[in-house]
Context: one part of a larger RNA
Order: sequence, then structure tokens, then C1' cells
RNA sequence: UGACGGGGGCCCGCACAAGCGGUGGAGCAUGUGGUUUAAUUCGAUGCAACGCGAAGAACCUUACCAGGUCUUGACAUCCCGAGAAUUACUAGAGAUAGUUUAGUGCCUUCGGGAACUCGGUGACAGGUGCUGCAUGGCUGUCGUCAGCUCGUGUCGUGAGAUGUUGCGUUAAGUCCCGUAACGAGCGCAACCCCUAUCUUUAGUUGCUAACAUUUAGUUGAGGACUCUAGUGAAACUGCCCGCGUAAGCGUGGAGGAAGGUGGGGAUGACGUCAAAUCAUCACGGCCCUUACGUCUAGGGCUACACACGUGCUACAAUGGCGGAUACAAAGGGCAGCUACAUGGUAAUAGUGAGCAAAUCCACAAAAUUCAUCUCAGUUCGGAUUGAGGUCUGCAACUCGACCUCAUGAAGCUGGAAUCGCUAGUAAUCGUAUAUCAGCCAUGAUACGGUGAAUACGUUCCCGGGCCUUGUACA
Repeated sequence: UGACGGGGGCCCGCACAAGCGGUGGAGCAUGUGGUUUAAUUCGAUGCAACGCGAAGAACCUUACCAGGUCUUGACAUCCCGAGAAUUACUAGAGAUAGUUUAGUGCCUUCGGGAACUCGGUGACAGGUGCUGCAUGGCUGUCGUCAGCUCGUGUCGUGAGAUGUUGCGUUAAGUCCCGUAACGAGCGCAACCCCUAUCUUUAGUUGCUAACAUUUAGUUGAGGACUCUAGUGAAACUGCCCGCGUAAGCGUGGAGGAAGGUGGGGAUGACGUCAAAUCAUCACGGCCCUUACGUCUAGGGCUACACACGUGCUACAAUGGCGGAUACAAAGGGCAGCUACAUGGUAAUAGUGAGCAAAUCCACAAAAUUCAUCUCAGUUCGGAUUGAGGUCUGCAACUCGACCUCAUGAAGCUGGAAUCGCUAGUAAUCGUAUAUCAGCCAUGAUACGGUGAAUACGUUCCCGGGCCUUGUACA
């Protein structure tokens, strides 16, 4: 100087407390461990691995396994020789092997050349093989915590100290005052984006107050309103009161759409964990080179006495079922989104309008209202299983989703323990997208609808910041 202490002081955080809803019990989905297997490819392992890499494992992907192939190779450059292309058949699971048809295109200085294919020769290719403890890059974490440092000066023999400590204050090393320190840098804040109000500009595909018109903003018309998207304004403790030397503080007031960082996002200091990744990629070294490379069809990654994590659906009446009726936002669409009407109980089928989209796809669901069920393992719950179908796709046996009929399991609110959340939040309700032929999505990421309770407080648990103290630690 640090680190540590079941030392002390001060302070903060959904850390506790106060509340609301979960997990832990059930069934299923999904990931992991374990076990099994020819293989169940590999990685991730306290917080910070476990719906993680994977924003899509039937084949492919695919790296794994057991078969069948190739050896200058599936891929790149160089050298030599020959030939562009193209058609059909046979064998085979296919990769391939054999046969067959046709005989040439482009440029040309007629020597040849470009692209493509086959054969030969080695130089080489190739490796998702090893090492993340050789590395780059990227990432997690403490933590959006308020810290981490430097120059000059001063003090100390020196390691170092000071500044950065102290009194206050703040979300903040934020600011104020003091001060052997004076300044500065990286962080904080601000600048950026979205959102909340208004002005103005512009009115189509959006809107409709007035006038006319219609089944319908449908049409004429209009730019007022909504909305869209450009430009501006607006919030700064600026004003008042109180307290305070000041910084600032207050369930204070005014005005205001908004009040003290208005709400959200992006933004992550010096560093820590030899943290993660050699399987995104790149790269040193080592290793394989008729194989640890390559092609191929099949299987596996989907196994299943079990254990754990994360979720979904429930156990019902604040509900289930049936009818009627209302209100969003954001996003996607041409090998696409697909309306209306028709067939089918339905999944969907055939036809096909519109839309490269403020125009079409396009109907939100909880909610409201009417009717029914009347507390039951039920008209709750939907697992499992049987049968029949639909769709995607060469192909749904291993191993897809969906529909219909039948079947109708566990489950009556969950032990110890444990998680999330402070407001348009929790809870609850649907909608959309990426990946994608399809889909194992109950996941992820966005979007809006309805919309709470509680916080006395900081004694305690956990994590963190500052000062101080002790130390057989470095």
C1' cells in the first nucleotide's frame, strides 16, 4: 500500500421489511446430469452453465455410428495432354461403373486464347483433430456501481502520501465551503433515439366539422379535426415562500401537457475472474496425410429405472360452455400475403378479386350482454390411447404439425425451501415477427388491451461504496 475481520461509523440497492403473483406437489413441453447405446457429435457447469451456442436436428443441416467409395482428392493455384456443351439406357441403396447419341459454340494477328469438362504428374490441398493455460477478435461478470488515474508542487531516508481526506449536499469523485496543494484525463451528467404538449409546413392510400350523396368517407367536396413526418417551441429549481454562509433541501406554492434526471432506450471507466469461445472467424505450435481428409445411402443427435433447472396447462363459479355486440398497436408479404362467395363437421380444397402495400391480406382476445351448468373429480381438467383424415415435402416407420369422432389419466392450490416485481409496473389478455418447405414455438424478440396492492422503516440476511481500526496474510 492492499486484502481480510462473526471490528467500528456513515450511506445505497426489490437486499430485508410491507404487499401482489409464482416455483417447489400434478400432467406435459424443453434443456442438463446420469444411465443406456454401434452412435446417442461437440461446447457451456455457483452467482455469471442448464427454452444456453441452436432466429427451426425427418433427408440436408451433421460435426457422431456401422456399411459402401475415392486418393492431387468435394475446394484453390501452377504444368502437360485431350475434349466445350448435349441425349438415352443398364447395374447399384446411392456415391459410382459401363454403354450410347450428337459432334460443335465465343474471341482470334489462325500460332492460339477465355470459360467449362476429363485424364496424368507432383508441388500441394484438406482436417468441426489438440492446446481459450501460446493468441487476436468478440462476450459475460462485479456494475450504469462511482469510482480509476496522471502532470507539476509539497511531505517522507524509502515503499509511498497529499491531491481523491474533512463539514455539508447529490442518483453521482454531483456540487459547495474549507484545505499544501494547483490543475488535468478516463468515467458521472449533457450532447443521440423513442415517448408525453403545442406551433407551423404538407394533405394521399389517411381524416370528415360544414354542404350534397351513398349499403359503406362510398362519391363530389374540404384541410378545420384525427393522423402521418419534416421544422420549431417548451423544463432551467427559471419564478414565489420557508430553511441554509453556500451547494442545496421541502408529500410547499404558482403557472404548465409535463417539475426538479418528466418516462424509457442506447451508452458499460481503470480493472477482476490464466472467466467463456481454436466448433463463427482469424492465428502460433503440435498431430493426421490411400486418412483424424472426401463422397454416399441408412441410422443417431428424438434412447429412459431416475435426479435437477426453465416453462406451459390446470386443479374451477372473479369459472366452463353456447349465442350476440365493441375497442388496439407494432410487424410481414411476389417461387409471397391471400379476401368474398362455393364444397367439406373441420384441418383445408378447387377457383380467384385485391396488394411490391397509410389502399389489399386484417377478424384482436380478455371486456360487455343474454342463456345454461349449481360445487361434483363435475358440462372442471385435458394427459394418454384407438380409428379416420388434411397439409408440407423425393420421403412423415424410427421422428412433423394440424383436424374430426371416440377415450377421459394425474390433479381439489402444493413440505422444507426459494424467485420476480415499486406504476401504466406486477398480474392478466390477445397480436405480430425472425429462423422457416413444414415444424415438435408452451421458446425468443417486439406490440398493444385491461390494470392493482404495498413501502412504518434500515435492527437483521445478501451485495456494493466511503472513512477508520486490528492483523501470526501478500